Molecule: Bacterial large signal recognition particle RNA
Organism: Coprothermobacterota bacterium
RNA sequence: CCGUGCUAGACGGGGAGUUAGCGGUGCCCUGUACCCGCAAACCGCUACAGCGGGGUCGAAUUCCCACCCCCGGUGCUCUCUUGUGAGGCUGGGCCCUUUAAGUGGUGUUGAGGGCAGGGUCCUGCGCGGCGGAGUCCUGUGAACCCCGCCAGGUCCGGGAGGAAGCAACGGUAAGCAGAUCGCUCCGGGUGCCGCAGGGAAGCCUUGCCGGAGCUGGCUGAAGGGAUUCCGCUCGGAAGGGGGUCAUCAAAGGUGGGUGCACGG
Numbered sequence: 001c002c003g004u005g006c007u008a009g010a011c012g013g014g015g016a017g018u019u020a021g022c023g024g025u026g027c028c029c030u031g032u033a034c035c036c037g038c039a040a041a042c043c044g045c046u047a048c049a050g051c052g053g054g055g056u057c058g059a060a061u062u063c064c065c066a067c068c069c070c071c072g073g074u075g076c077u078c079u080c081u082u083g084u085g086a087g088g089c090u091g092g093g094c095c096c097u098u099u100a101a102g103u104g105g106u107g108u109u110g111a112g113g114g115c116a117g118g119g120u121c122c123u124g125c126g127c128g129g130c131g132g133a134g135u136c137c138u139g140u141g142a143a144c145c146c147c148g149c150c151a152g153g154u155c156c157g158g159g160a161g162g163a164a165g166c167a168a169c170g171g172u173a174a175g176c177a178g179a180u181c182g183c184u185c186c187g188g189g190u191g192c193c194g195c196a197g198g199g200a201a202g203c204c205u206u207g208c209c210g211g212a213g214c215u216g217g218c219u220g221a222a223g224g225g226a227u228u229c230c231g232c233u234c235g236g237a238a239g240g241g242g243g244u245c246a247u248c249a250a251a252g253g254u255g256g257g258u259g260c261a262c263g264g
Base pairs, nucleotide, nucleotide: 001264002263003262004261005260006259009057010056011055012030013029014028015027020046021045022044023043024042034054035053036052037051038050063257064256065255066254067253068252072248073247074246075245076243077242078241079240080239081238082237084235085234086233087232089231091230092229094225095224096223097222098221099220101219102218104215105214106213113209114208115207116206117205118204119203120202121198122197123196124195125194126193127191128190130187131186132185133184134183135182137178138177139176140175146171147170148169154163155162156161
């Protein structure tokens, strides 16, 4: 140096979480690197840290160590977004009071104010009108149990004459129909109506006195009040982004290290 057979060891690793701690099942990131059984209110171990059984490779591109690089995760910190709790906080918005600088309206064709009166309003009476009902009026309307007059016929009588009385005709009652006026009663979301009485305020209006403001509260100013609607302060939650911070870290890269036996 080569060949053969073994041993150590390897046959994925990592993060968070859990745990006294270490692994595993489960979740996540890398990545493709044996099989079976146990396992989350858990399963198994004890700083040499999964347990039990089986298989393959096996001293190096595969094992061990260090460094570089870096997917990804966690912590810290800054910032943004979403939504949330508390606080009237010399804030905004809202409400109330006061003021009168600007502005608008009105005013010598007479403001505010004062005096006197009226209307609107209420009650009562009345008048009119509307609606309803009734009556008056006209027409129609009773075979008989309504009236008048009663042909014919019937009855009484010797006769003269008399009696009752249907139809028709005329009229009328109940009823039916009609349309103006008139009359009576009832009613009202009735009336530029009349009379009388009442009448706090508001509005409208008339006359007199008087002689210059009155009003609006748009903008401005002052004060006060409540409220979480906006803003602000404090606190906490979720998510995104950043960090020349800290930590863990797969895969990859570089370097170094590391057995035994036999034979040639």